[in-house]
RNA sequence: UGAGGAUCGCCGGCGGCGGCCUCGGCCGAUCGUCGGAGGAAAGUCCGAGCUCCGCAGGGCAGGGUGCCGGGUAACGCCCGGGCGCCGUGAGGCGACGGAAAGUGCAACAGAGAGCAGACCGCCGAUGGCCCCGAAACGGGCACAGGCAAGGGUGAAACGGUGGUGUAAGAGACCACCAGCGCCACCGGCGACGGUGACGGCUGGCAAACCCCACCCGGAGCAAGGCCAAGCAGGGACCCGGUUGCUCGCCGGAUGGUCCCGGGUAGGCCGCAGGAGCGUGUCGGCGACGACACGCCAAGAUGGAUGGCCGUCCUCGACAGAAUCCGGCUUACAGACGGGCUCGCCAC
RNA sequence: GGCCCCGUCGUCCAGAGGCCUAGGACGCUGCGCUCUCAAGGCUGAGACGCCGGUUCGAAUCCGGUCGGGGCUG
Numbered sequence: 001u002g003a004g005g006a007u008c009g010c011c012g013g014c015g016g017c018g019g020c021c022u023c024g025g026c027c028g029a030u031c032g033u034c035g036g037a038g039g040a041a042a043g044u045c046c047g048a049g050c051u052c053c054g055c056a057g058g059g060c061a062g063g064g065u066g067c068c069g070g071g072u073a074a075c076g077c078c079c080g081g082g083c084g085c086c087g088u089g090a091g092g093c094g095a096c097g098g099a100a101a102g103u104g105c106a107a108c109a110g111a112g113a114g115c116a117g118a119c120c121g122c123c124g125a126u127g128g129c130c131c132c133g134a135a136a137c138g139g140g141c142a143c144a145g146g147c148a149a150g151g152g153u154g155a156a157a158c159g160g161u162g163g164u165g166u167a168a169g170a171g172a173c174c175a176c177c178a179g180c181g182c183c184a185c186c187g188g189c190g191a192c193g194g195u196g197a198c199g200g201c202u203g204g205c206a207a208a209c210c211c212c213a214c215c216c217g218g219a220g221c222a223a224g225g226c227c228a229a230g231c232a233g234g235g236a237c238c239c240g241g242u243u244g245c246u247c248g249c250c251g252g253a254u255g256g257u258c259c260c261g262g263g264u265a266g267g268c269c270g271c272a273g274g275a276g277c278g279u280g281u282c283g284g285c286g287a288c289g290a291c292a293c294g295c296c297a298a299g300a301u302g303g304a305u306g307g308c309c310g311u312c313c314u315c316g317a318c319a320g321a322a323u324c325c326g327g328c329u330u331a332c333a334g335a336c337g338g339g340c341u342c343g344c345c346a347c
Numbered sequence: 348g349g350c351c352c353c354g355u356c357g358u359c360c361a362g363a364g365g366c367c368u369a370g371g372a373c374g375c376u377g378c379g380c381u382c383u384c385a386a387g388g389c390u391g392a393g394a395c396g397c398c399g400g401u402u403c404g405a406a407u408c409c410g411g412u413c414g415g416g417g418c419u420g
Base pairs, nucleotide, nucleotide: 001334004313005312006311007310009308010307011306014035015034016033017032018031019030038318042329043328045327046326047325049323050220051219052218053217057247058246059245060244062216063215064214065213066212067081068080069079070078071077082096083094084093085092086091097211098210102209103208104205105204119151120150121147122146123145126144127143128141129140130139131138159177160176161175162174163173164172178202180199181198183196184195185194186193187192224269225268226267227266233260234259235258236257237256238255239251240250241249276295277294278293279292280291281290282289283288348419349418350417351416352415353414354413357373358372359371360370365403375391377389378388396412397411398410399409400408
């Protein structure tokens, strides 16, 4: 980008405009002419316009969003950037605030699962017991006790490597490295990045409660308004004001709320000119914006865009408007364009 | 058209991060009992609508999707 098309004939249906019938107008019929589904019309997941609820006020509850900057009417969308992860790369993906505010969770296994712990193991310096010995020294046991290096368990075991140290060990200490916090300086609007110094030795989960920042009144076009036709009222409650609680405010026995019963099953508006579409120029990395010119492109209310025959064609997806718009998500055959990367081959 | 709710054995329910290899009742299979059937007894099979994500771990939490139901001038 996107579909079935073209053509001949016949039948049907919606809307706009015009003609005719009419003194004129409206409706209707008829004739002519023009128009008539989508990129998603879908899901109804966000955000708006619009309408009504008296106002749309405060607090609590509740819900939503969550790196930074920008775009936009607004958004949970889009663009650009930062950081993290993946990929050889072009590039792709990310619910991406806080775990040092607090509470909580971690089955099974395992010694120990959060200011942890000792099964195997290592040690046994010191103390104890035993042996040798005149004594000192020495040897043994693994009893008290010490340790957390190694093994083992686990998704996860309290930084890593090397050294010093020690009875054996350990950030206990030292050097380097990784990470975190904090301070200073530099770059950046910012997220953040870089450098240096210091610190304590440093786990995860917030799509667990929660904290922080920001946002949110509710309902929905069957909203709501007008006209016409028609009928039969009755009962309960005292408060009602469109999710809950509360304060304020407003209205209120000619009223209000709820329930039951009766009548109608018609028409018009809302409802198609809009945050509209196209082209060009300019600004911007971009999303987008500004200006100029041009255009008007479905509007039903049992619900239209269809059916049949013939011929031709490279026969083909997902799918059908119902108040409108901006997004997201999901479904989808084929075709086309541009840029870059990797691999192979040839030169 | 709009709004709301719900999906767990064949049916009706339970579950609310791990004790789930998902439990119960009725139904179903087989065995046994009986002359035979039923009831009662023993035994067995049988489900988280689907696809992703969060988490060590999902029926459970989050997103998408599919299906069903209700209300509504």